This is a predicted structure of a 138-nucleotide RNA (FMN riboswitch aptamer (RFN element)) from Haloactinopolyspora alba. The model forms 97% of the base pairs in the Rfam consensus. Taxonomically the source falls in Haloactinopolyspora (Bacteria, Actinomycetota, Actinomycetes, Jiangellaceae). It was read from a public genome assembly, where an Rfam model found it.

């Protein structure tokens, strides 16, 4: 240096200008953004994963309480739900590249409806030939 194991850490982008209005980063006109793995060649729209949300088992906390049942909160695991693309070109190969035209984006909040603001979140998290430490192998 390399391989394996364990622990810890790290890792998401985007509202600018104008209009209407009492009020809009939420509406209207234009603008801007795109997590992770896979794939005959590079993907927001293909196949999957994660996040949000819902249900279940179990556990913890906890209100009440003599105890139990039962309200509620949280966590692991299991299950469910989960958006959107076409045409032309190049090529051996592309719904991934090039050209053109489209489309999509959890929940709660808000003087007015949010992918872009605020919040749960100083959270969770796929995945990583990312970093550190330790152990083993070589």
């Nucleotide at each position: 240096a390399c391989g394996c194991g364990u622990g810890c850490u790290c890792c998401g982008g985007g509202g600018u200008c104008g209009g209407u209005g009492a009020a809009a980063g939420u509406c209207c006109g234009a603008a801007c953004c795109g997590g992770c793995g896979g794939u005959g060649a590079c993907a927001g729209u293909c196949c999957g994963c994660g996040a949000c949300c819902c249900g279940g088992u179990c556990g913890u906390c906890g209100u009440c309480c003599a105890c139990a049942c039962g309200a509620g909160a949280c966590g692991c695991c299991c299950g469910g739900c989960u958006g959107a693309c076409c045409c032309g070109g190049u090529g051996g190969a592309a719904c991934u590249c090039c050209g053109g035209g489209a489309c999509c984006g959890a929940c709660g909040g808000u003087g007015a409806a949010a992918g872009u603001c605020c919040g749960g979140a100083u959270g969770g998290g796929a995945g990583g030939c990312a970093g550190c430490a330790c152990g083993c192998g070589c």